[in-house]
Molecule: RNase P RNA; transfer RNA
Organism: Accumulibacter sp.
RNA sequence: GAAGUCGGUCAGGCAGCCGCUGGGCAAGAGGUGAAAACCUGGCGCCGAGAGGAAAGUCCGGGCUCCACAGAGCAGGAUGCCGGCUAACGGCCGGGCACCGCGAGGUGACGGAAAGUGCAACAGAAAACAAACCGCCGACGCCUGCGUUCGGAUCAACGACGGGGCGGGUAAGGGUGAAACGGCGAGGUAAGAGCUCACCGCGGCCGUGGUAACACGGACGGCACGGCAAACCCCAUCUGGAGCAAGGCCAAAUAGGGAAGCAUGGGCGUGGCUCGCGCUGCUUCCGGGUAGGCUGCUUGAGCGUGUCGGUAACGGUACGCCUAGACGAAUGGCUGUCCACGACAGAACCCGGCUUAUCGAUCGACUUCCCCC
RNA sequence: AGCGGGAUAGCGCAGUUGGCCGCACGCCAGAUUCAUACUCUGGAAGCCGGCGGUUCAAGCCCGCCUCCCGCCACCA
Repeated sequence: GAAGUCGGUCAGGCAGCCGCUGGGCAAGAGGUGAAAACCUGGCGCCGAGAGGAAAGUCCGGGCUCCACAGAGCAGGAUGCCGGCUAACGGCCGGGCACCGCGAGGUGACGGAAAGUGCAACAGAAAACAAACCGCCGACGCCUGCGUUCGGAUCAACGACGGGGCGGGUAAGGGUGAAACGGCGAGGUAAGAGCUCACCGCGGCCGUGGUAACACGGACGGCACGGCAAACCCCAUCUGGAGCAAGGCCAAAUAGGGAAGCAUGGGCGUGGCUCGCGCUGCUUCCGGGUAGGCUGCUUGAGCGUGUCGGUAACGGUACGCCUAGACGAAUGGCUGUCCACGACAGAACCCGGCUUAUCGAUCGACUUCCCCC
Repeated sequence: AGCGGGAUAGCGCAGUUGGCCGCACGCCAGAUUCAUACUCUGGAAGCCGGCGGUUCAAGCCCGCCUCCCGCCACCA
């Protein structure tokens, strides 16, 4: 210098003017009251005011109600090992597999010798294997086969050879996503874990490690292929609903009608059984109000330092207060500078994941080239 | 804000142990008719909303995204 990997930060800046939302202070005014004080309304001043994802609502937790959420089944979720955490399907560290020269990245990664099931087409065969082509002719049978041998010769017979059948075989071919260990040597009629070496696999033992797992040893002789994001099995977790939850106050009326179900019932926002609590419930039609207060923002909070830990994270000291609306606030104009500004906006609150995103910048590291 | 459901031919819908996606209407051509309709015969039309994953194989199983639809105040 080029190419790249990982992690962090920022998200147009500055100045002026005018607005918006909700706080604090508060001149002056009105009402009640003996006063203290309270209520109404408020010129003005002060400081505050969207995000890294506020989003999707995909997980988890707090909070609230239903029993202080109870028992069993069903259902759902997760799934290598260890740790972190309020919890998690998240994060950190490690193992294994795959990708990359590397820094690094990716992985729903338990069980297929518990059982059930699936594998279209092609192919001989698709799962306690089978035999289409091919290879073989050792063994058994057959042969109107033979320039062979025995027998002087012919026939018969026997031997040898050829052919066929029964059969042997799984090396090779071909099909397929996948073909019942791989490769080499021995062996054989041809072959074959049939035997052997190496590799793979399996359980056993030893060593290291908390563990996943790794390494080593001897053994087995291959028996045990794939799919569990198929049913399922094992382990762990799991009650339901959601701030339109829920609580308080106020206002108003026809406390109504019809149908259905039912007392071993029904309801309590759970699929079933039980348990607990309550006592009619469901649907349709009809009637009324659609104000206000609360929940509501100080929290598993943020920043800096320090200690423990490889890290996630935890402890501790100091400092900080940082939107709370309910037609719902962040905007507009002017000047100026530059890299010309992306995705997008709170609605009960947090921890994650995922998705969208113009760019700028900092740190650590890798590979290659050049120079000293 | 919260909670549920859906997307398959032009339209309305099926599609279960994952293995060449079906039905009705509509459309096109032919027959019938003087002609049209009815009727009969034949045919076309689908990357199953998009992207990725699991699997030999995905409309179907899993994840993410897009679009559409529905429900949701209180009192007696």